[in-house]
Context: one part of a larger RNA
RNA sequence: UUGGGCGUAAAAUGUUUGUAGGUGGUUUUUCAAGUCCACCAUCAAAUCCCAGGGCUCAACCCUAGACAGGUGGUGGAAACUACCAAGCUAGAGUACGGUAGGGGCAGAGGGAAUUUUUGGUGGAGGGGUGAAAUGCAUUGAAAUGGAAAGAACACCAAUGGCGAAAGCACUCUACUGGGCCGACACUGACAUUAAGAGACAAAAUCUAGGGGAGCGAAUGGGUAGAUACCCUAGUAGUCCUAGUUGUAAACGAUGGAUACUAGAUGCUAUGCAUGUUGACCCGUGCAGUGUUGUAGCUAACGCGUUAAGUAUCCCGCCUAGGGAGUACGUUCACGAGAAUUAAACUC
Repeated sequence: UUGGGCGUAAAAUGUUUGUAGGUGGUUUUUCAAGUCCACCAUCAAAUCCCAGGGCUCAACCCUAGACAGGUGGUGGAAACUACCAAGCUAGAGUACGGUAGGGGCAGAGGGAAUUUUUGGUGGAGGGGUGAAAUGCAUUGAAAUGGAAAGAACACCAAUGGCGAAAGCACUCUACUGGGCCGACACUGACAUUAAGAGACAAAAUCUAGGGGAGCGAAUGGGUAGAUACCCUAGUAGUCCUAGUUGUAAACGAUGGAUACUAGAUGCUAUGCAUGUUGACCCGUGCAGUGUUGUAGCUAACGCGUUAAGUAUCCCGCCUAGGGAGUACGUUCACGAGAAUUAAACUC
C1' cells in the first nucleotide's frame, strides 16, 4: 500500500454550520467527453505461449504463428454517466392553521433553610464521635422573637420533557430559536456528506472588578503514632460582570444521510373515526422516547424498525505491546498548557 476493520479487542473528530471536493429523484430532447463495437497503424529483436523441425533424448538451437493488453487514427452504437434544452413532484424548502416543552436571553418578585447580628427570657452546658478530644460557653453559649446577607430552589418529579452537543427546573413578564401535527397553496432537485475554515463547548484554571451565607483543595489543631479515613477551624475557589482557556469515561465508549426488513407492550405530543350527557374507553395514522423479542448479524456478551440487520453515498480514524500522545520543530495561549506528532532502543 492493498485487504480487513472501528459498542466492549487498535480505531467515530465533544457538537454543529458550511466552502472546495465526492455522490445525487423523475420524463423527454441534444451531443458523443466517459463507455461499447469494427477496421487501420504502432508497441525492435530476443524472452513467454504454441505448431513444426535440428543436435541419439533433454537442456539448447532454427522456422512459422498468434491470444491478451496499451497508445493514436478512422467509421459507427446511444442503454448508462456527463453535457445542452424543456418539463414533473414523491426529496428539500416557503407560506397558512394548530400544538407541547426545565430550549435561549433579559428584567421583576417569592418562601423554606443556613450563618451572622440584635432584644428580652433563661442559667450550664452545648457540639462532636465507634469512643473521644481540640474548638464554643458565666465577658452568659445552646434554646426562643426580630433584622441583614449570600447561595440554592423541597414536594410536584417520572423508566417524563426540551436542546446540535455542552446542558436546561421556585413564580411571573418582555423578546427570541427550533421541533411536531394538519390541510394541501407555492418554488421546482434548490439535495446529501464535508477536507480546510467558522461558531458553541461541563468542571477546573487564569486576568480585572465586585461578592463572600453555606460548602471547601491548601493549611492549622484533635487521639500513643500517620503526610489518611473521622472531628474542629479554614485560604483560594464555588456566585456575579467582562474576557481567557478549548479540554473530560465531552459515553449510547455506537459519525452523518437515505431506503427496505416479524411481532408484543408502556410513556410523551398530536390528528382522524366511532359510540357516550360527560369523564373517558376502544380502533387507527404520524413524530419522539422506553422495555421485550423474530429473522439476520456477532468471537462472545449482546444488537435487534432508535440495528451492532440488508444495501447505497460521503467524511473521520485504526494497523502488536512499550518508548509516547513523549522529544524536536511549528501554530495557538497571559500562563497553566493545548493542537500537530516521530525515531532510536526494547520485546
About this RNA: Predicted 3D model of a 347-nucleotide part of an RNA (small-subunit ribosomal RNA, central domain) from Berberis vulgaris. NCBI's taxonomy places the organism under Eukaryota, Viridiplantae, Embryophyta, Euphyllophyta, Berberis. The prediction has a mean pLDDT of 85.